[in-house]
Molecule: Bacterial large signal recognition particle RNA
Organism: Solirubrobacteraceae bacterium
C1' cells in the first nucleotide's frame, strides 16, 4: 500500500414563533435532500435527540472540529413617513374681527356733499267719525182643536114668561214662538281706514324747511397696528404603525480554506 466483512457515524440544515427548557409537526429562508405511520386548546423528550417501524451508505468528495464568506431571521436604539393625542396667540405663515394709511376704478356733490337746527312721517297710548259684522228694537209675515181676547149661527142650561148664563164651529185679532228685515235707532266687536283730534317717546331712517359752505360714500388691491381665536399648516410635548432608510448587536443556511477519525481478518 490493495482486498473482504463490520463499527462509530451519516442519509440535510438554519431562523423566528412556541416552551420551564429542549426537538418535532405548522411559517420563513437556504437549495435537492431514504421510505411509511403520528403531532397545536399538539407530539415526544429532561440534556441531546422528534417517537415507533423498515431501508441504504460506510471510515471520506460523503463523518467531526475549527476559521473565512455571508441568503435569511431577530432585538436595540436614530432618522424620515403616516395616524392620532396634547400644548402654546411677545414662534412664523394662512384663515377671522376691527381701526388707519396708500394706490386705483368708477359713482354722488356750487342745481350745494359732510355737519347742525326745526317740522312732519315712522313707534307707543286714549278717545272721535266713517265703514263692516254681530245682537237687539222698530217694521212685514205667520202664528192657539180646549186650557188667549171678541163676536158667537146652529144646539144647550135656567125661567110661566120676559128674559138671562155659558159657550163649540165660523169669522176678526193677538201672545209666545217661528220667518224676513232695504232704510232707521241701541249696543257690542275687530288683522278696517288716502278721514280728523289729544298726549307720549325717539333722534335710527324717511320726506320736508333753514343755517353753512367742500367734501362724501363704494368697490379691488397694497402695506401696516390692535384683538380674539387652537379652524389649517409649520412649531413643541407623546403614543401608534408592523411603511421606508441607515447605524449597532444577535443567531445563521448554502458555498469555500485548514485540521481530525477506528476494529477484524487475509494480500
Nucleotide at each position: 500500500c490493495c482486498g473482504u466483512g463490520c463499527u462509530a457515524g451519516g442519509c440535510g440544515g438554519g431562523g423566528a414563533g412556541g416552551u420551564a427548557g429542549c426537538g418535532g409537526u405548522g411559517c420563513c429562508c437556504u437549495g435537492a435532500a431514504c421510505c411509511c405511520g403520528c403531532a397545536a386548546u399538539c407530539c415526544g423528550c429532561u440534556c441531546u435527540a422528534g417517537c415507533g417501524g423498515g431501508g441504504c451508505c460506510g471510515a471520506a468528495u460523503c463523518c467531526c472540529c475549527u476559521c473565512c464568506c455571508g441568503a435569511g431571521g431577530g432585538g436595540u436604539g436614530c432618522c424620515g413617513g403616516u395616524u392620532c393625542c396634547g400644548g402654546g396667540g411677545u414662534c412664523g405663515g394662512c384663515g377671522c374681527g376691527c381701526c388707519a394709511c396708500c394706490c386705483g376704478c368708477g359713482g354722488c356733490g356750487u342745481c350745494g356733499a359732510u355737519g347742525g337746527c326745526c317740522c312732519g312721517g315712522u313707534c307707543c297710548c286714549g278717545a272721535g267719525c266713517g265703514g263692516u259684522g254681530g245682537c237687539g228694537g222698530c217694521c212685514c209675515g205667520u202664528g192657539a182643536a180646549c186650557c188667549a181676547g171678541g163676536u158667537c149661527a146652529g144646539g144647550u142650561c135656567c125661567g110661566g114668561a120676559a128674559g138671562g148664563a155659558a159657550g163649540c164651529a165660523g169669522c176678526c185679532u193677538u201672545a209666545a214662538g217661528c220667518g224676513g228685515c232695504a232704510a232707521c235707532c241701541g249696543c257690542c266687536a275687530g288683522g278696517c281706514g288716502c278721514c280728523a283730534c289729544g298726549g307720549g317717546a325717539u333722534c335710527g331712517c324717511c320726506g320736508g324747511g333753514c343755517c353753512g359752505g367742500a367734501g362724501c360714500a363704494g368697490c379691488g388691491g397694497g402695506c401696516g397696528a390692535c384683538g380674539a381665536g387652537a379652524g389649517c399648516c409649520g412649531c413643541c410635548g407623546g403614543a401608534g404603525c408592523c411603511c421606508g432608510g441607515g447605524a449597532c448587536u444577535u443567531c445563521g443556511a448554502c458555498g469555500g480554506g485548514g485540521g481530525g477519525u477506528g476494529c477484524a481478518c487475509g494480500g